Transfer RNA from a Candidatus Aenigmatarchaeota archaeon, 75 nucleotides, folded computationally.
Its mean pLDDT, the model's own confidence on a scale to 100, is 80.
Rfam family: tRNA. About the family: Transfer RNA (tRNA) molecules are approximately 80 nucleotides in length.
RNA sequence: GGGGCCAUGGUCCAGUCAGGCCUAGGACGGCGGACUCCAGAUCCGCAUGCCCCGGUUCAAAUCCGGGUGGCCCCA
Numbered sequence: 001g002g003g004g005c006c007a008u009g010g011u012c013c014a015g016u017c018a019g020g021c022c023u024a025g026g027a028c029g030g031c032g033g034a035c036u037c038c039a040g041a042u043c044c045g046c047a048u049g050c051c052c053c054g055g056u057u058c059a060a061a062u063c064c065g066g067g068u069g070g071c072c073c074c075a
Stems, first nucleotide, its partner, number of pairs: 001074007010028004020058001030046005051067005
């Protein structure tokens, strides 16, 4: 210098192929409540997320362009 893959709450992951069915879902964790003498377990509830900017579209986590970061390959 060239190419490929990846980026989603505090953590791990699904969803992207083929835009709408979704208010972005699940598990763990956190907080509050119920239960309990207390705690654990269990149950209920709450908060927290699509790497950034732009474009296409009635509609974008998903498609397109650029950028940032990580991993790998070639030179």

Record summary:
The RNAcentral record of the sequence draws on ENA.